[in-house]
Context: one part of a larger RNA
RNA sequence: UCCGGCGAGUUACGCCUCGCGGGCGGGGCUAAGCCGUUCAGCGGCGGAGCCAGAGCGAAAGCGAGUCCUGUCAAGAGGGCGAGGAGAGUCCGCGGGGGUAGACCCGAAGCCAGGGCGAUCUACCCAUGAGCAGGCUGAAGCUGGGGUAACACCCAGUGGAGGGCCGCACCGGUAUGGGUUGAAAACCGUUCGGAUGACUUGUGGGUAGGGGUGAAAGGCCAAUCAAGCCUGGAGAUAGCUGGUUCUCCCCGAAAUCUAUUGAGGUAGAGCCUCGCGGCUGUGUUUCGACACGUAUGUCGGCGGGGGGUAGAGCGACUGGAUGGGCGCGGGCUGGCGUGGCCGGUACCAACCCCAACCAAACUCCGAAUACCCGACCGAUGGACCGCGGGAGGCAGUCGCUGAGCGAUAAUGUCCAGCGGCGAGAGGGAAAGAACCCAGAGCCACAGCUAAGGCCCCGAAGUGGCCGCUGAGUAUAGCGAAGGAUGUGUCGCUACCGUGACAACCGGGAGGUUGGCUUAGAAGCAGCCAUUCCUUGAAAGAGUGCGUAAUAGCUCACCGGUCCAGUGGCGACGCGCCGAGAAUGGUCGGGAUUAAGCGGCCCGCCGAAGCUUGGCCUUCUGCAAUCCUGCAGAGGGGUAGGGGAGCGUUCCCGGAGCAGCGAAGCCCCGGUGGGAACCUUGGGGUGGAGUGACGGGAAGUGAGGAUGCCGGA
Numbered sequence: 001u002c003c004g005g006c007g008a009g010u011u012a013c014g015c016c017u018c019g020c021g022g023g024c025g026g027g028g029c030u031a032a033g034c035c036g037u038u039c040a041g042c043g044g045c046g047g048a049g050c051c052a053g054a055g056c057g058a059a060a061g062c063g064a065g066u067c068c069u070g071u072c073a074a075g076a077g078g079g080c081g082a083g084g085a086g087a088g089u090c091c092g093c094g095g096g097g098g099u100a101g102a103c104c105c106g107a108a109g110c111c112a113g114g115g116c117g118a119u120c121u122a123c124c125c126a127u128g129a130g131c132a133g134g135c136u137g138a139a140g141c142u143g144g145g146g147u148a149a150c151a152c153c154c155a156g157u158g159g160a161g162g163g164c165c166g167c168a169c170c171g172g173u174a175u176g177g178g179u180u181g182a183a184a185a186c187c188g189u190u191c192g193g194a195u196g197a198c199u200u201g202u203g204g205g206u207a208g209g210g211g212u213g214a215a216a217g218g219c220c221a222a223u224c225a226a227g228c229c230u231g232g233a234g235a236u237a238g239c240u241g242g243u244u245c246u247c248c249c250c251g252a253a254a255u256c257u258a259u260u261g262a263g264g265u266a267g268a269g270c271c272u273c274g275c276g277g278c279u280g281u282g283u284u285u286c287g288a289c290a291c292g293u294a295u296g297u298c299g300g301c302g303g304g305g306g307g308u309a310g311a312g313c314g315a316c317u318g319g320a321u322g323g324g325c326g327c328g329g330g331c332u333g334g335c336g337u338g339g340c341c342g343g344u345a346c347c348a349a350c351c352c353c354a355a356c357c358a359a360a361c362u363c364c365g366a367a368u369a370c371c372c373g374a375c376c377g378a379u380g381g382a383c384c385g386c387g388g389g390a391g392g393c394a395g396u397c398g399c400u401g402a403g404c405g406a407u408a409a410u411g412u413c414c415a416g417c418g419g420c421g422a423g424a425g426g427g428a429a430a431g432a433a434c435c436c437a438g439a440g441c442c443a444c445a446g447c448u449a450a451g452g453c454c455c456c457g458a459a460g461u462g463g464c465c466g467c468u469g470a471g472u473a474u475a476g477c478g479a480a481g482g483a484u485g486u487g488u489c490g491c492u493a494c495c496g497u498g499a500c501a502a503c504c505g506g507g508a509g510g511u512u513g514g515c516u517u518a519g520a521a522g523c524a525g526c527c528a529u530u531c532c533u534u535g536a537a538a539g540a541g542u543g544c545g546u547a548a549u550a551g552c553u554c555a556c557c558g559g560u561c562c563a564g565u566g567g568c569g570a571c572g573c574g575c576c577g578a579g580a581a582u583g584g585u586c587g588g589g590a591u592u593a594a595g596c597g598g599c600c601c602g603c604c605g606a607a608g609c610u611u612g613g614c615c616u617u618c619u620g621c622a623a624u625c626c627u628g629c630a631g632a633g634g635g636g637u638a639g640g641g642g643a644g645c646g647u648u649c650c651c652g653g654a655g656c657a658g659c660g661a662a663g664c665c666c667c668g669g670u671g672g673g674a675a676c677c678u679u680g681g682g683g684u685g686g687a688g689u690g691a692c693g694g695g696a697a698g699u700g701a702g703g704a705u706g707c708c709g710g711a
Base pairs, nucleotide, nucleotide: 001711002710003709004708005707006706011100012099013098015097016096017095018094019093020092021091022090023089024088027051028050029049033045034044035043036042037041055062056061065080066079067078068077103242104241106239110232111231112230114229115228116227122206123205124204125203126202127201128200129199130198131196133165134164135163136161140157141156142155143154144153145152169193170192171191174189175188176187177186208224210220211219212218245644246643247642248641249640250639255268256267257266258265259264270391271389272388273387274386275385276384277383280291281290282289283288295382296379297378298377299376300375301373302372303371304370310364311362312361317358318357319356321354322353323352324351328347329346330344331343332342333341334340335338395420396419397418398417399416400415401414403412404411425436426435427434440614441613442612443611445610446609447608451604452603453602454589455588456587460601462600463599464598465597466596467595473591474590481576482575485573486572487571488570489569490568491567492566493565494564502560503559504558505557506556508533509532510531513527514526515525539554543552544551615634616633617632618631619630620629621628622627645700647697648696649695650694651693652692654678655689656688663684664683665682666681667680668677669676670675
C1' cells in the first nucleotide's frame, strides 16, 4: 500500500416543547401492587397520585381579580391575569431540547487510608577480594663532626605520601566512525585516576510528595519537576480527525449587537418546513375553493430633504506666489539728543493688480442614490404574522468611491455593485475571482455570445482605403528625455523682378579706429549711438590662423543654374532610452501581413437560444381511476423538507427445496436510482429459504497517522 471483517446521533426519564395519528372529553390517565389466564403476552381490579379546571403576590393573603408607586384613606395610573376569544388529557410515532459518557476515537494531566519495585541506580550497614613494574626518598634511627650541654652539619640507614611515571582495574578529555547502528550510548585513536574521599564480590537497609543525592532536579529497573500497576474513568478536550444506501424540491452565511469575547456562544439578519391573515360576492360535500381587494417588488408620474463631485473664495475661516503702495520694524547717517531729521537694493501689516489651495473652508452646487405617494402600468401571494428545524457570525477577488500605507503590496479597513465561495460549459496557451454564459437526460439537427477564421485548429490566405519597415507588431507593461525616421494637417518667411543648395567672381578705402601693450594691424583684453567714403556689395568684422603682420574663410553682393526653399506647431505609426543570473521564442510554426487604423460582407464558435424525444417539480383545467392538456420551473456546499431501496430478527402469510435451499463464480434480463429477477440459464455447494402485508432495529463503509487478520 492493497484485500477481508469490525467500526460512530443510541438508550433511559411521572422531564420540557412542537408536529402527525388515535381514544375519551367539562374532564383525561392510572402507578406500584393484586386477581385471572391460552403466561416475556393478554383480560380485569387498583384513582394513591399527576395534568387540566383561576389568577395575582416574596409572603401573610385576597380572589375574576390581584400586586405596585403613593395617601389618613380612596380614586387615577401601571404589571400580570379574567373577559371579548376557541379544551384538555392519555397512548403511539416523529423533529428538537434537558439530565445522564449522550455521535465515535484522541490527551497532557489530577486524585487514591489499593498495590508492585533499590536484581538498574543513589547512599548506608555487615563480611570478603583486588591494585604488574619502575621513580622519589619525610620522620625516626646509627655513625662521624660539632656544642658547656643542646641546637646544628655530614654520611648511612629507613621507607612516609588523598607523592611521581605506568599495566590490570575504575573512568570517559578530544576527535574520526556509527546515526533504518554490530550496539535504544557502541568502535578506533587520544586522554584522567591508578595505596585511595580507591575499586569490587556477596548479603542486608532506605519507597513515591517518599527515598537517596561531594547538588546535575541527578538517581529510584531503557520511565522521574514526583516511579510503575490498578482504580476514580467512558476524567475533561469551546480543539483536530472521522461519521457508512438512493432519488426529488428549496437553499444560505462568513454581517450587527453582546460576551474573561475574539477560531466559542447567545439574540437579531440571511435558509427551510408547517399553519394563519380585513372585508365583500359566488359555489359548497360545511372541510374549503374561486374572483376582486389590502400588503410586497419593479417601472412611470408626482412630492421631498441634502451639501458629495465640480466649482468658487472681491462670501467666511485658514493657507499661499509674484508685482504695486509702504503702516510698522531692521540696518545705517546726522546733531539740535528729540514723541527729532534723513538714507536704504532688508523684513513687511492694511489696501490694490495678477494667478492659486483646503477632509475637519463654502456665496454656490449637480449626476446618482435615498424617503413618501391614496395615481397609472407590470408582477402575482412573491407580502405580513405565528410556530418547528437549521446552518452561519475565519471569507475572498474584480470594478467604483474614500481612509490608513509610499496616490506600495494577492496589504489593510469601510461603502456600492458583480463574481467565486456553493458554478459546470466557451474564451483568455495553461489559470477559484477577468470576458461570455447559469449545466434535468438524449440527438451523426439549427442559430448565436465572448473570442476567432494562414497551419497546428472549427471558420476568409474575404473586399475597399490608409499607416508601419521597426519582425515594431501578431494578448504582459515601460518613463523623463533625445533624433533632418516617415505620413497627414496647419501657421509663417523667401521665391520666374529667379529663391534654397552648389559652383565662378567680388568681399574695398580712411584704418594698424581709439585705448592698452614689447607688439595688439577685423579676430588677447578694454572703449565706442560701431563713424565716414567708394560702390552691385563688403562688419571698425563669423570662425581658423600669425610673435605681430601675412594667409584662409564668413556675413554681404554680382554671375551661372533653375523650381521651389527655410522656420514653427498639431496629430498618426515607428527609432533610441531598454538591465539578472540553466536555452530562446508571439501558445508554437511562422507572418511584410497572417502587423496597425477605418468601413463592409460572410463564416466558425458554448452544457446560452431554437428544434425533436423523454424524465421530473409546482400551478391551473379536465378526468371516478388509468391519465391527458397548458403554463412556469429542475447548477448547488452548510443546511431544511419530501419520497424510496436494501440488511438482520419477529408476526401474519401464497409458495419453493436432496428431481438440490442459502452462499460463491459466470451469463442473461429489468428499473430513474438505491437495487431487483418468484420471467431466467450454467457451474460449485449440500440444507434450508421466504413473494406479499405489517412490526422491531447492534440497519448500509473508502477514508478516522482507525481496530484485528491476511497478502
Notes:
The part of an RNA shown here (large-subunit ribosomal RNA, domain II) has 711 nucleotides and comes from a Chloroflexia bacterium. The coordinates come from a structure-prediction model, not an experiment, and the mean pLDDT is 83. Rfam family: Bacterial large subunit ribosomal RNA.